Context: one part of a larger RNA
């Protein structure tokens, strides 16, 4: 100087406290540890590891293990010799992978050669082999906390200090006032994106008020440029006005106009640092180590085991609810090895056959809700786990180890010890859509999007992190 106290003012933060749904008990899902295993490939390990690298492990992926195999080698570059166009079609043997063979097949030049492939020798190869405590780059974390420093004076013998403290105000080291300090950079805040509200501008595929066709119905046609909506430029909010409080900075209000008011609401962005943190398996790179193997090709197996322990999650345990008919509303994305109307079979998962659409245009396409009808509190018409059969589909193949349909079956579960997690408003709960990935899914995960929409905050005593003196 820091740190750090179960010293001390002072302040924040879903940290407490009010509150509302949850985990913690069951069954499934899934990663983890442990056990097992030929092998169950590696890494992540308090907050900062555990639906995490993985945004897709039947083969492939892969990195493990068991067998068969190659060794200039599965890719590429250079040099020397030897050979033969390239390439195509078989055969034989085999689990492929390969190994051994058979046939057909050049061009340029008089030549030598050159192109192009094979084979040989040899320089470079190849390693997801070890170190993240030898690096780079990226990453979490504290923390979107308000700090972290500098340059000149000054003050200390220095280390350092001062500025950055004092008082008030701020989400804010935000500003003000005051002062051996002046003034600066970094961070804060502003400039950027998206959303709420208004104007101008364009109107195709969106949109249809007037005026015309039209039709079982239909912006279907003409057509229009008003609204809706889609870009695109601008506008708008600034404590700008009023009233109080205050020297100010700023605070206060059922304040007034206003779509919004006091940072309107969300993202992007994360300062000097800390943790010898993470990650040599994403990439690169230093130094060690393998080179008929630790390289590298197949085939099969495992990464999917299971006395058991925990982490994230789903679906229950019911009547605000099941179940059965009928009835309306989204926004965001996707789409040609593709979405796919509509028709027929098929109970269904689908299957045929047709059509439109490179897409504001054709199509994926909503449930919660609404109306009616049933169940009457039960392990049931609640819950679907698990197991029989019998099918779809994708894909060379679904036994080890896909989803998804139908019929049967109907397991634990009647609200969860101690203990604990998120959440302050279009949030929490709840209800469905969409993308990545990807033949097809193990999809309850990630990431997005809209619909319904609540209580609750008296306060700062404690608990838990933080920030000043």
């Nucleotide at each position: 100087u820091g740190a750090c106290g179960g010293g001390g003012g002072c302040c924040c933060g879903c940290a407490c406290a009010a509150g509302c749904g949850g985990a913690g008990g069951a069954a499934c899902a899934u990663g983890u540890g442990g056990u097992u295993u030929a092998a169950u490939u590696c890494g992540a390990u308090g907050a900062u590891a555990c639906g995490c690298g993985a945004g897709g492990a039947a083969c492939c992926u892969u990195a493990c293990c068991c067998g068969g195999g190659c060794u200039c080698g599965a890719a590429c570059g250079g040099u020397g010799c030897u050979u033969g166009a390239a390439u195509g079609a078989g055969u034989a043997u085999g689990a492929a992978a390969g190994u051994a063979u058979u046939c057909a097949g050049c061009u340029a030049g008089c030549a030598a050669u050159a192109g192009c492939a094979a084979g040989u020798a040899u320089c470079g190869a190849g390693g997801u082999g070890c170190u993240g405590c030898a690096u780079g780059g990226u990453u979490g974390u504290c923390g979107u906390c308000a700090g972290c420093u500098c340059g000149u004076g000054c003050c200390g013998u220095g280390a350092g200090g001062u500025g950055u403290c004092g008082g008030c105000u701020u989400a804010a080291g935000u500003g003000c006032c005051a002062u051996a300090a002046c003034g600066a950079g970094c961070g804060c805040a502003a400039c950027c994106c998206c959303u709420a509200c208004c104007g101008u501008u364009a109107g195709u595929u969106a949109c249809c008020a007037g005026c015309a066709a039209g039709u079982a119905a239909a912006g279907u046609u003409g057509g229009g440029g008003a609204c809706u909506c889609u870009g695109a430029c601008g506008g708008g909010a600034c404590u700008g006005c009023c009233a109080c409080c205050g020297u100010a900075a700023g605070g206060u209000g059922u304040g007034a106009g206003g779509a919004a008011g006091g940072u309107g609401g969300g993202g992007a962005u994360g300062a000097c640092g800390u943790c010898a943190a993470a990650u040599c398996a994403g990439c690169a790179c230093g130094g060690c180590c393998c080179u008929u193997a630790c390289g590298u090709c197949c085939g099969g197996g495992g990464c999917g085991a299971c006395a058991c322990a925990c982490g994230u999650g789903u679906u229950a345990c019911a009547a605000u609810g099941g179940g059965g008919g009928g009835g309306a509303c989204a926004a965001a994305g996707g789409g040609c090895c593709g979405c796919u109307a509509c028709u027929c079979g098929g109970c269904g998962a689908c299957g045929a056959g047709a059509u439109g659409c490179c897409a504001a245009u054709c199509u994926c396409c909503a449930a919660a809700c609404c109306c009616u009808c049933u169940c009457c509190c039960a392990g049931u018409u609640c819950g679907g786990a698990u197991c029989g059969a019998a099918g779809u589909c994708u894909g060379c193949a679904a036994c080890c180890c896909g989803a998804c349909u139908u019929c049967g079956u109907g397991a634990a579960g009647c609200u969860g010890g101690a203990u604990u997690c998120g959440c302050u408003a279009g949030u929490a709960a709840u209800c469905g859509c969409g993308c990545a990935u990807c033949a097809g899914c193990c999809a309850u995960g990630g990431c997005g999007c809209g619909g319904u929409g609540a209580a609750u905050a008296c306060g700062u005593u404690c608990c838990c992190g933080g920030g000043c003196c």
A computed fold for a 469-nucleotide part of an RNA from an uncultured bacterium, annotated as small-subunit ribosomal RNA, 3' major domain. The RNAcentral record of the full RNA draws on ENA. It matches the Rfam family "Bacterial small subunit ribosomal RNA". Rfam links the family to the GO terms structural constituent of ribosome and ribosome.